[in-house]
Context: one part of a larger RNA
RNA sequence: UUGGGUUUAAAGGGUGCGUAGGUGGCCCGUUAAGUCCGGGGUGAAAGCCCACAGCUCAACUGUGGAACUGCCCUGGAUACUGGCGGGCUUGAGAGUCGUCGAGGGUGGCGGAAUGGACGGUGUAGCGGUGAAAUGCAUAGAUACCGUCCAGAACCCCAAUUGCGUAGGCAGCUGCCUAGGCGACACCUGACACUGAGGCACGAAAGCGUGGGGAGCGAACAGGAUUAGAUACCCUGGUAGUCCACGCCGUAAACGAUGGAUACUCGUUGCCAGCGAUAGACUGUUGGUGACUUAGCGAAAGCGGUAAGUAUCCCACCUGGGGAGUACGCUCGCAAGAGUGAAACUC
Numbered sequence: 001u002u003g004g005g006u007u008u009a010a011a012g013g014g015u016g017c018g019u020a021g022g023u024g025g026c027c028c029g030u031u032a033a034g035u036c037c038g039g040g041g042u043g044a045a046a047g048c049c050c051a052c053a054g055c056u057c058a059a060c061u062g063u064g065g066a067a068c069u070g071c072c073c074u075g076g077a078u079a080c081u082g083g084c085g086g087g088c089u090u091g092a093g094a095g096u097c098g099u100c101g102a103g104g105g106u107g108g109c110g111g112a113a114u115g116g117a118c119g120g121u122g123u124a125g126c127g128g129u130g131a132a133a134u135g136c137a138u139a140g141a142u143a144c145c146g147u148c149c150a151g152a153a154c155c156c157c158a159a160u161u162g163c164g165u166a167g168g169c170a171g172c173u174g175c176c177u178a179g180g181c182g183a184c185a186c187c188u189g190a191c192a193c194u195g196a197g198g199c200a201c202g203a204a205a206g207c208g209u210g211g212g213g214a215g216c217g218a219a220c221a222g223g224a225u226u227a228g229a230u231a232c233c234c235u236g237g238u239a240g241u242c243c244a245c246g247c248c249g250u251a252a253a254c255g256a257u258g259g260a261u262a263c264u265c266g267u268u269g270c271c272a273g274c275g276a277u278a279g280a281c282u283g284u285u286g287g288u289g290a291c292u293u294a295g296c297g298a299a300a301g302c303g304g305u306a307a308g309u310a311u312c313c314c315a316c317c318u319g320g321g322g323a324g325u326a327c328g329c330u331c332g333c334a335a336g337a338g339u340g341a342a343a344c345u346c
Stems, first nucleotide, its partner, number of pairs: 003318004007300002012314001014201004021194003025088007033081002035077008049065006091191001092188002095184006103177007110154001114150008125136002162169002206247006215241002220236004258313006266291009295302002319346003328339004
């Protein structure tokens, strides 16, 4: 390489949009490029293969044949693929009506808790732990009451619940905005699927500038524990966590399971529609769970939300370590990210 694979053994890209490319529904006509059949030309010799022959055999050599699976020309076939033309509606999209949700952005508002300030009541402790100590407190703490301020997060509802492509999204409410689903079958008429590059989005941490800072809290300090304790526990506490704008671009970015379409036994729950209403068991579409048949799987398990049966497209894997390292290149303010070896060794 071929092949075989990618839930857990190596292997699905973090996610989407989409370029090239690859692939592509039903019917008719046409063409004859692919495809198939016939004929012709060419496919040097040597070699390989087969037969026979020559050196005493063999190697070696000679003669003949076959083969050279290819290319070109030409005549024909037209099912399939392609090209061209015409048509169709079931794929896809649009429309109308309805409906759903923590989908996104921005503003306003709310209560509880926490911390603080001030005032009041009140007195010797509070806090913390396995036990303590550091710490706080007679300059009046802790506790309780009142008023005020601040920042962050939204108890119950709450759920194998819902929404979103993924990351993710939760107090209430206004405005702006995106989407799904159902019903109808009015419109377009294959407009589709996938998608190398590319572009966009992308938790947390981190970075830049400016704000903010209650609680929490890397680093740090102290107290303990311990043989030690650069930890686990405790008292403090800076960055950060929050906001705006700009970067970073990673993750156990997980369902460790790429996307699309079709097909394949049943049972049971939940969510959102639609349709019936008595004959009442229920029907149907989309989503989300549990169990299971066949089948699949090394097994665990998967099983109409497939890891089953098939087709199309992309990504990725090919023994362990060295190593996601070095070097080069690209990106980045940096941290670093992306791409990504080899020697050597088992």